Glycine riboswitch aptamer, 92 nucleotides, folded computationally. Rfam family: Glycine riboswitch aptamer. A reference for the family is Mandal et al. (2004), "A glycine-dependent riboswitch that uses cooperative binding to control gene expression", Science. The prediction has a mean pLDDT of 80.
RNA sequence: GAGGAGGCUCCGGAGAAUCCCGCCCGAGCGGGUGCCCAAGGUGCAAGGCACGGAAGUGCUGAAUCUCUCAGGCAAAAGGACGGAGCAGAUGA
Numbered sequence: 001g002a003g004g005a006g007g008c009u010c011c012g013g014a015g016a017a018u019c020c021c022g023c024c025c026g027a028g029c030g031g032g033u034g035c036c037c038a039a040g041g042u043g044c045a046a047g048g049c050a051c052g053g054a055a056g057u058g059c060u061g062a063a064u065c066u067c068u069c070a071g072g073c074a075a076a077a078g079g080a081c082g083g084a085g086c087a088g089a090u091g092a
Stems, first nucleotide, its partner, number of pairs: 003090001007086006017033001019032005034073003040069001041067001043065001047060005
C1' cells in the first nucleotide's frame, strides 16, 4: 500500500391457500389436499483430468436453470440478488 474473500449496518427485494379437518374459539400443535422456489441443499452443459487402439467409460464441473429434501404460500419475519456505508483476513 492498489485491490480485496468473508463480515456487520441501512435501503430495495419475487413466487405460491389469510385452504380444509381435529384439539371449544383465537393462538399454538397435529393431520389432509393443492401450490411456490430466491435461505440452505440435490442434479448437470461446455470445458478439464484419468483410463482406452478406438468406440467409449469414470472423475471433476455453473446458474436466478433443475428437483422440491429442507423452507415457504395474509401481514410480520425470512429472503437469492442489487445499492450505500463501516471495519477488514489477506495482499500486487